[in-house]
Context: one part of a larger RNA
Molecule: small-subunit ribosomal RNA, central domain
Organism: Spatholobus suberectus
RNA sequence: UUAGGCGUAAAGCGUCUAUAGGUGGCUUUUUAAGUUCGCCAUCAAAUCCCAAGGAUCAAACCUAGAUAGACAAUAAAAACUACCAAGCUGGAGUACGGUAGGGGCAGAGGGAAUUUUCAAUGGAGUGGUGAAAUGCGUAGAGAUCAGAAAGAACACCUACGACGAAAACACUCUGUUGGGCUGACAUUGACACUGAGAGAUGAAAGUUAGGAGAAUGAAUAGGAUUAGAUACCCCAAUAGUCCUAGCUGUAAACGAUGGAUACUAGGCGCUAUGCGUAUCGACCAAUGCAAUGUUGUAACUAACGCAUUAAGUAUCCCGCCUGGGGAGUACAUUCGCAAGAAUGAAACUC
Repeated sequence: UUAGGCGUAAAGCGUCUAUAGGUGGCUUUUUAAGUUCGCCAUCAAAUCCCAAGGAUCAAACCUAGAUAGACAAUAAAAACUACCAAGCUGGAGUACGGUAGGGGCAGAGGGAAUUUUCAAUGGAGUGGUGAAAUGCGUAGAGAUCAGAAAGAACACCUACGACGAAAACACUCUGUUGGGCUGACAUUGACACUGAGAGAUGAAAGUUAGGAGAAUGAAUAGGAUUAGAUACCCCAAUAGUCCUAGCUGUAAACGAUGGAUACUAGGCGCUAUGCGUAUCGACCAAUGCAAUGUUGUAACUAACGCAUUAAGUAUCCCGCCUGGGGAGUACAUUCGCAAGAAUGAAACUC
């Protein structure tokens, strides 16, 4: 609960696609459902309102009258919404020419580093720390050097940069594939926006099966520290981290800011592209469109701040909030192999 809100106070679903529904550009025509206007009937009496009256006055009483509103019938109006029919091109698509990109998937190749291994040189330490010790080492370590193997990650370029719906995405090349931006002329002619349910996707951790296992590393064991030290530091090390096929479905999934459209001062960057100008050419300067930053006016805001990428001015649609705790708990249902996830109270208390 006919209200006010949702960047930080409670509150934007993690993200997208899309069904129902809601909302919807310009011009002309039709109808008259909504709408507007007239008229009529009804809505018992009492009550309320109002005018008079008699009780000395008043309350009370009594008599007469009336409005708003609701619903139905009926006569009209045609601006707006809706409906019918016809058209338009500005919204939205399609085709065509360009263009940037770590967008996705698959395959192939690469070098640095690390560890291990094998051979050689060599001969006492090494490693680690605040300081040490556990550890490794005369069965030859550490160091140096030639060869081999393995797995994971891709330095510099790298940017306040790019791309993607979000999550995410970076060594190089190839194949395949999605989307964006831009240009001019065609073409369709409102085909649009949002979106309950629904579907898809969704970091890390976790989970199932099979592989892989260099490095790192929950658990665990040891060495220190300490009053203690189930920690921080050190030596080891399993699961995991990696791959394939499934499951899980959550994050401070954040811009803590839902999507769409229009309008409302500028300045300074940067990315892609068009045009014109210039040049041998690349730049540079002006300008259009799209993205991405920064600063700032009006406005807004409790303030902080936000400010053409709005938290401004408006419209449409969805989601959500309604004091703190109890509690994202209990119960129940659905989903899941499980872990758990989703939906989600109350008593009580302040």